[in-house]
Context: one part of a larger RNA
Molecule: large-subunit ribosomal RNA, domain IV
Organism: Chloroflexota bacterium
RNA sequence: CUGCGGAGAAGGAACUCGGCAAAAUGCCCCCGUACCUUCGGUAGAAGGGGGGCUCCGAGUACUUGACCCUCGGUGCGAGGGGAGGGGAAAGGAGCCGCAGAGAAUCGGCCCAAGCGACUGUUUAGCAAAAACACAGGUGCCUGCCAAGUCGCAAGACGACGUAUAGGCACUGACGCCUGCCCGGUGCCGGAAGGUUAAGGGGAAGGGUUAGCUCCCCGUUGGGGGGGCGACGCCCGGAACCGAAGCCCCGGUAAACGGCGGCCGUAACUAUAACGGUCCUAAGGUAGCGAAAUUCCUUGUCGGGUAAGUUCCGACCUGCACGAAUGGCGUAACGACUUGGGCGCUGUCUCCUCCGCACGCUCG
Numbered sequence: 001c002u003g004c005g006g007a008g009a010a011g012g013a014a015c016u017c018g019g020c021a022a023a024a025u026g027c028c029c030c031c032g033u034a035c036c037u038u039c040g041g042u043a044g045a046a047g048g049g050g051g052g053c054u055c056c057g058a059g060u061a062c063u064u065g066a067c068c069c070u071c072g073g074u075g076c077g078a079g080g081g082g083a084g085g086g087g088a089a090a091g092g093a094g095c096c097g098c099a100g101a102g103a104a105u106c107g108g109c110c111c112a113a114g115c116g117a118c119u120g121u122u123u124a125g126c127a128a129a130a131a132c133a134c135a136g137g138u139g140c141c142u143g144c145c146a147a148g149u150c151g152c153a154a155g156a157c158g159a160c161g162u163a164u165a166g167g168c169a170c171u172g173a174c175g176c177c178u179g180c181c182c183g184g185u186g187c188c189g190g191a192a193g194g195u196u197a198a199g200g201g202g203a204a205g206g207g208u209u210a211g212c213u214c215c216c217c218g219u220u221g222g223g224g225g226g227g228c229g230a231c232g233c234c235c236g237g238a239a240c241c242g243a244a245g246c247c248c249c250g251g252u253a254a255a256c257g258g259c260g261g262c263c264g265u266a267a268c269u270a271u272a273a274c275g276g277u278c279c280u281a282a283g284g285u286a287g288c289g290a291a292a293u294u295c296c297u298u299g300u301c302g303g304g305u306a307a308g309u310u311c312c313g314a315c316c317u318g319c320a321c322g323a324a325u326g327g328c329g330u331a332a333c334g335a336c337u338u339g340g341g342c343g344c345u346g347u348c349u350c351c352u353c354c355g356c357a358c359g360c361u362c363g
Stems, first nucleotide, its partner, number of pairs: 002357007010349002014347001019344001027051005036041001038173001052095005062086003067081006096100001108342007115334002120132002136171007148157003174329004179259003184256002186252005193247003199241002205235004211228007260278005287321001288318001299315005
């Protein structure tokens, strides 16, 4: 020097991304406790007082209770008395120390805001959270051999359940609410028309040739070649008849999703309740808004500070909030996140000393 522990003048967060770490708080009794609130809570809110020992109070209160008495016929029960045992407090008087929860152990508190209602769950080994779950809400499916799931199957789960049940999906207590668009995609319904597979159906065309015919050679019988060509067999496959699906017609957004532009206009200016025009399936309602969302941006104003890119309250010009991919609030809760304050401190100004240990040196 380093590690662990202890102490510190004055100041007290000036440290730092940030009070990280440390300090502080801490137990019991009593007094006393605000906003807000779902009336439960918030609450151990906050904030304050007391705490040892001796004597008196007092062997008192209280407690335990041998045994005794009375009542009823008994088991037993009720009432009364009661020796002995245990044994306070309030209050009062006094004693000692720096200190009486004398050690160990043992909440710091408050204000404002964000997110999530809450208790829970999670990345075994860098994340505990505003992520997951959650009661509650909604939609869709499922009539029972249910739907759905696993399995090639048998079979099993669902369920020895039966729509107040089960499955799936989204949302996520509670309060107030949840607007407009069905053109696209999905799903549901429809079945007249169009399209449409296998299959049915077999038209044309083609191959083969019994036969007919022509040519050449040779000539009693023969040989070679060309053309036409029935039945049959084979190849071939037209018309026509063929479902669902798709096209088509409707419905459906707590289904996937979407929810405009330009120009003008009021007797200062500015602005535009108003008008015009283009486009769309329809052009964003309520509420909220520089937000866990705001680029410009440290927007502007107000608050807090001597000074505030953070914070709180407003404004609205929402680059690019918005209503169950829920919107806005909300008491309680949180090892959550952000800002502020009190207390407290070696975090710091600014470092010093002490103990133990490691290390190093010498023996």